A computed fold for a 73-nucleotide RNA from a Nanobdellota archaeon, annotated as transfer RNA. Rfam family: tRNA. The organism belongs to Nanobdellota, within Archaea. Model confidence (mean pLDDT): 82 of 100.

């Protein structure tokens, strides 16, 4: 220098262009318990890496850039 993959909640990850972006773990609160843990219920937490474009509509498609990983020379 070229090519490929990944980037979504604190962590690990889902998410055929269309209903309000979700799950597990974690956090917090409540229930239960003599108390803790476990269990049950609920709540909060996201500018979907950044910017632009296409489209009636973009986390999803296109382009550029950024970060991480891998390969080739």
């Nucleotide at each position: 220098g070229c090519c490929c993959c990944u980037g979504u909640a604190g962590c690990u990850c889902a998410g055929c262009g269309g209903c309000u972006a979700g799950a597990g773990c974690g956090a917090c609160a409540g229930c239960c318990u003599u108390g803790u843990a476990a269990g049950c219920u609920g709540u909060a937490g996201g500018u979907c890496g950044a910017g632009a474009g296409u489209u009636c509509a973009a986390a999803u498609c296109u382009c550029u850039c950024c970060a991480g990983g891998g390969g080739c020379u």